[in-house]
RNA sequence: CCAGGGGGCCGGGCAGCCGCGUCACGUCGCCAGAUGUGCCGAGGAAAGUCCGGGCUCCACGAAACGAGGGUGGCGGGUAACGCCCGCCGGGUGAGGGGUUUCGACCUCGAGCUCAGGGAAAGUGCCACAGAGAGUAUACCGCCGAUGGCCCCUAAAGGGCACAGGCAUGGGUGAAAGGGUGCGGUAAGAGCGCACCGGGGCCCUGGUAACAGGGCUCGCAUGGCAAACCCCACCCGGAGCAAGACCGAAUAGGGGUCUCGCGCCUGCGCUUUCGGGCAAGGGCAGGGGAGUUUCGCCCCGAGAGGCCCGGGUUGGUUGCUGGAGCCUUGCGGCAACGCAAGGCCGAGAUGAAUGGCUGCCCCCGAGCGGCCGGUCCGCAAGGAUACCGCGUUCGGGACAGAACCCGGCUUACAGGCCCCCUGGCACU
Numbered sequence: 001c002c003a004g005g006g007g008g009c010c011g012g013g014c015a016g017c018c019g020c021g022u023c024a025c026g027u028c029g030c031c032a033g034a035u036g037u038g039c040c041g042a043g044g045a046a047a048g049u050c051c052g053g054g055c056u057c058c059a060c061g062a063a064a065c066g067a068g069g070g071u072g073g074c075g076g077g078u079a080a081c082g083c084c085c086g087c088c089g090g091g092u093g094a095g096g097g098g099u100u101u102c103g104a105c106c107u108c109g110a111g112c113u114c115a116g117g118g119a120a121a122g123u124g125c126c127a128c129a130g131a132g133a134g135u136a137u138a139c140c141g142c143c144g145a146u147g148g149c150c151c152c153u154a155a156a157g158g159g160c161a162c163a164g165g166c167a168u169g170g171g172u173g174a175a176a177g178g179g180u181g182c183g184g185u186a187a188g189a190g191c192g193c194a195c196c197g198g199g200g201c202c203c204u205g206g207u208a209a210c211a212g213g214g215c216u217c218g219c220a221u222g223g224c225a226a227a228c229c230c231c232a233c234c235c236g237g238a239g240c241a242a243g244a245c246c247g248a249a250u251a252g253g254g255g256u257c258u259c260g261c262g263c264c265u266g267c268g269c270u271u272u273c274g275g276g277c278a279a280g281g282g283c284a285g286g287g288g289a290g291u292u293u294c295g296c297c298c299c300g301a302g303a304g305g306c307c308c309g310g311g312u313u314g315g316u317u318g319c320u321g322g323a324g325c326c327u328u329g330c331g332g333c334a335a336c337g338c339a340a341g342g343c344c345g346a347g348a349u350g351a352a353u354g355g356c357u358g359c360c361c362c363c364g365a366g367c368g369g370c371c372g373g374u375c376c377g378c379a380a381g382g383a384u385a386c387c388g389c390g391u392u393c394g395g396g397a398c399a400g401a402a403c404c405c406g407g408c409u410u411a412c413a414g415g416c417c418c419c420c421u422g423g424c425a426c427u
Stems, first nucleotide, its partner, number of pairs: 001423010012360007020041002023038006043398001047409002050407005055239004060295006068235005073087005088116001089114004095108005117230002122228002124224003139170002141166003146163002148160004178196006197219001198217008243317004253308007262283004268277003285299004324343008361396008371388003374383003
C1' cells in the first nucleotide's frame, strides 16, 4: 500500500442578546402569586413494545396429575431472560501451502452464519417433471452366457432381441437408495477389494458437548419436526391509566334470574305451663378461577350472575439513591465477581431546555497558476492530475424522557481511533 473482516468513540464548538422548567435562598404580598440570584435540565438509541425483572394490587397454601405457553449443542455469568461469555459441531470463506497423469485432490484459514435434542413411538407431506420419490423403478439404453427364432455349415460361425439379465452410461428432478478407483462379469452391481463415508464395541484426552486412535461389520432402510408429535428443562394473573391518601358530588337507584334457607344444644326472655322466641357453641351442607388428597379461611342463611340508569373526571403521592455510576487493585481466557476510595446527573403533567446574531469546525461542489508544494526545462518559462492555500455556494445524520432497570431488534449524513487474517514492497 492492497484485499477480507471485527470493535470502540464523537456526532457540532465558542460568545452575546432575549426567552423557558424543577429546586434552594432573598424581597413584596392576607392569599393566589410576582420578582432577584444561583446549581441543574433528554438518548445511544429516549424508538419498537419483542423478552426478563424490580415495584404495586389481586389470587388461600402444599403435593400429584392435567390444560396452555416458552426455551432447545456443552459449560459458565447474571436478580432473571428467548440475553451475554467461552468452547464443540455443521455450512461458508478473501487467501495460503502441498501433491499432480494438469482433469483435479488434500490441507490450513481471520471472520460470518446455524429455531444446532429426537425421523427405529406414531401420524402426515415430498407439487410438477420423470419409468420410478421409500422397504419405489426401467423411458432412452447396455448384454447376448442360458432358453427361443432365422441363415449357413463337416465343424467353427453369423444375425434377431421374444423370454431373460442389468442399473454401469444418458435423461427428469430440490432430491433417484453411499462416493472414487481397481478387479470380476455375457453385460453389470459392495458382487469382492483399497481408501473415504456409515453402524457397533473398546481405549485415551476433556467437567461436558465432543476429538483422536484401535478392532469389527459390506453396511438397503432418503428428506421435512420453522409439520402435528415425542423428550428434557422452565412458567400464578394484571399492570403506574398498578396502587395509596385527601376533597367533592350523587340515586343507601331500578329491574330480572340461579342456587340455598336442614339438624343438635342452649345464656336468657316469655307463657294459656302444652310450648314459643333466642345470644353463643357444634354438625350436615355450600363456597374459596381445571381435577384429586390434606390443611386453612368464609357462610351456615345467605352467596352469586345479567341489564338499565346516576355522580366524580379535582388535588397530593407513587416520581427518582438505584440489582446506580466512576477510578484503582485482585481473581478469571472472557462474560463477570470481590475489595477500597469517590460521585449524586430532568421529574414535567397538554406536558419545560427554545429563538436570533457573529466567529470557528466537519463534509461536498465550483473557481483561482500575475497562489505554495510538485512535475518538465540549462535557463527564461511552461503544466495543474494530486496535496496544501484562498474564495464562492450548498449541506451538517437518526431523532424527544413521562415509574425504573438488564437486554434484543430497527434507524443513523459525516469524522476519528484500535485490532485480526492474507498478499506486495522496503528495512

A computed fold for a 427-nucleotide RNA from Altererythrobacter segetis, annotated as Bacterial RNase P class A.
The model forms 93% of the base pairs in the Rfam consensus.
The sequence was found by an Rfam model in a public genome assembly.
Its Rfam family is "Bacterial RNase P class A". Rfam links the family to the GO terms ribonuclease P activity, dimeric ribonuclease P complex and tRNA processing.